Record summary:
Predicted 3D model of RNase P RNA and transfer RNA as a complex of 492 nucleotides.

RNA sequence: CGAGGUGGCGAGGCAAUCGCGGUCGCACGGCGGCAAUGUCGUCGCGCGGUCGAGGAAAGUCCGAACUCCACAGAGCGGGAUGCUGGUUAACGGCCAGUGGGGGCGACCCCAAGGACAGUGCCACAGAAACAUACCGCCCGUCGGGAGCAACGCUCCCGUCAGGUAAGGUUGAAAUGGCGAGGUAAGAGCUCACCAGCGACCGGGUGACCGGCCGGCUGAGGUAAACCCCAUCUGGAGCAAGGCCAGACAGGAGGAGCGGUGGUCGGGUUCGCUCGACCACCCGCGGGUUGCUCGCCCGUCCACCUCCGGGUUGGCUGCUAGAGGCGGCGGGCAACUGCCGUCGCAGAAAGAUGAUUGCCGCCCCGCGCGCCGCAAGGCCCGUGGGGAACAGAAUUCGGCUUACCGCCACCUCGGACC
RNA sequence: UCCUCGGUAGCUCAACGGUAGAGCAGGCGGCUGUUAACCGCAAGGUUAGAGGUUCGAAUCCUCUCCGAGGAGCCA
Numbered sequence: 001c002g003a004g005g006u007g008g009c010g011a012g013g014c015a016a017u018c019g020c021g022g023u024c025g026c027a028c029g030g031c032g033g034c035a036a037u038g039u040c041g042u043c044g045c046g047c048g049g050u051c052g053a054g055g056a057a058a059g060u061c062c063g064a065a066c067u068c069c070a071c072a073g074a075g076c077g078g079g080a081u082g083c084u085g086g087u088u089a090a091c092g093g094c095c096a097g098u099g100g101g102g103g104c105g106a107c108c109c110c111a112a113g114g115a116c117a118g119u120g121c122c123a124c125a126g127a128a129a130c131a132u133a134c135c136g137c138c139c140g141u142c143g144g145g146a147g148c149a150a151c152g153c154u155c156c157c158g159u160c161a162g163g164u165a166a167g168g169u170u171g172a173a174a175u176g177g178c179g180a181g182g183u184a185a186g187a188g189c190u191c192a193c194c195a196g197c198g199a200c201c202g203g204g205u206g207a208c209c210g211g212c213c214g215g216c217u218g219a220g221g222u223a224a225a226c227c228c229c230a231u232c233u234g235g236a237g238c239a240a241g242g243c244c245a246g247a248c249a250g251g252a253g254g255a256g257c258g259g260u261g262g263u264c265g266g267g268u269u270c271g272c273u274c275g276a277c278c279a280c281c282c283g284c285g286g287g288u289u290g291c292u293c294g295c296c297c298g299u300c301c302a303c304c305u306c307c308g309g310g311u312u313g314g315c316u317g318c319u320a321g322a323g324g325c326g327g328c329g330g331g332c333a334a335c336u337g338c339c340g341u342c343g344c345a346g347a348a349a350g351a352u353g354a355u356u357g358c359c360g361c362c363c364c365g366c367g368c369g370c371c372g373c374a375a376g377g378c379c380c381g382u383g384g385g386g387a388a389c390a391g392a393a394u395u396c397g398g399c400u401u402a403c404c405g406c407c408a409c410c411u412c413g414g415a416c417c
Numbered sequence: 418u419c420c421u422c423g424g425u426a427g428c429u430c431a432a433c434g435g436u437a438g439a440g441c442a443g444g445c446g447g448c449u450g451u452u453a454a455c456c457g458c459a460a461g462g463u464u465a466g467a468g469g470u471u472c473g474a475a476u477c478c479u480c481u482c483c484g485a486g487g488a489g490c491c492a
Base pairs, nucleotide, nucleotide: 001413002412003411004410005409006408007407008406009405010404012359013358014357015356016355017354018353020052021051022050023049024048025047026046028044029043030042031041032040033039034038054389058400059399061398062397063396064395065394066237067236068235069234073293074292075291076290078233079232080231081230082229083097084096085095086094087093098112099110100109101108102107113228114227118226119225120222121221122220134168135167136164137163138162140160142158143157144156145155146154147153148152176194177193179191180190181189195217197214198213200211201210202209203208241316242315243314244313250307251306252305253304254303256282258281259280260279261278262277263276264275265274266273267272283299284298285297286296287295288294309491310490323342324341325340326339327338328337329336330335361386362385363384364383365382366381367380369378370377371376418488419487420486421485422484423483424482427441428440429439430438435472444458445457446456447455465481466480467479468478469477
């Protein structure tokens, strides 16, 4: 100098003028209440004080707080997660490890349980994609041919019945790899080494690691295909939910005059019958935000569905919270304990801005000077240019994505001294 | 705030995880005196983008970007 890796920090500052939103105080005005020349509330305007976006406020991808669903029960189904230990209110996050993978390296990445529970798929090619043999190799039967003087033997060709998985061919993938022995040919058939599996011993909380022994291999891949196993999981979401004010217009549809028992009253030919009420059972409707059971409510002022109508208001929830900062302590770390300190947006036409000046930062050009052998670097002055991504909307903890500048440490390569 | 769906040639749409295709439009050629219609031929694709799973991805998974639609108040 070039190419990278990891971690951290900042997100311009000050002043003046104008402007916006919240809140507090003072003054004025309007309206309203009252025990009425005052006081209280509210609104508007003015003045003054004070506060006023982010590291991602974003995407809404996870996890919670909070609120409601008559309190959340059981089963099925669905969803999520998936190495180990820790951390936390919780998490699919984070930290520390294990194993695997990538990179020369600093370092980075991993949805990383199960494919002897079952099912599916594996195009083309290939004999064969999970149950097989096309070529080949080998033993044998039968037939034919050739050679030798011959019994017969040897060789070649074909057929049939087997053995084999060494070799060839295809493919992303072909039934452990390589070598030696062995065999008719072969084969973990046997042996050494390696891979894999199982038992034992040692270490570790554990994932796992190391050692040693054994049988010798049980016959692919795919679960981000269905699925199985383990763990977790009720749902909805601040337009949750609560209160107030105001406006309008309601209509249609959905299923009992069910049964049993009791009480009361009326009638009575004392057998019963009629009516009302209550309880239970059955049916029906609704809620339990997938289904069933259970539970609860209702069975005609309810509930559900549809059509039609009205409104686009106010207050609350609303910001003190698993809060920020600093110090000391525990822990490798994530994180956490104690103490001190701070008050830090709450809008809905949705505020947090604009202009000017000075200073600061970065880049380029010019000039003077200094350092260095040189490449080059630095200080000062001056002119010009630049400064990203982006805007809270109930609140937190994370993840992901967007994006400017600076600093520190580290790695690789090159050049020079 | 919550939910659902989509993005493939210029346009409208297809495509079991196995070579991305059809119709229309545009281009060239033929037919015709000429045009249209008709016939034939070729071209045209980062399957919205990035990463992953897989032998193999438009398709499966995750993230991002863009677009479309729906629900909610009172009575």
Its mean pLDDT, the model's own confidence on a scale to 100, is 76. Rfam match: Bacterial RNase P class A. The family's RNA type in Rfam is ribozyme.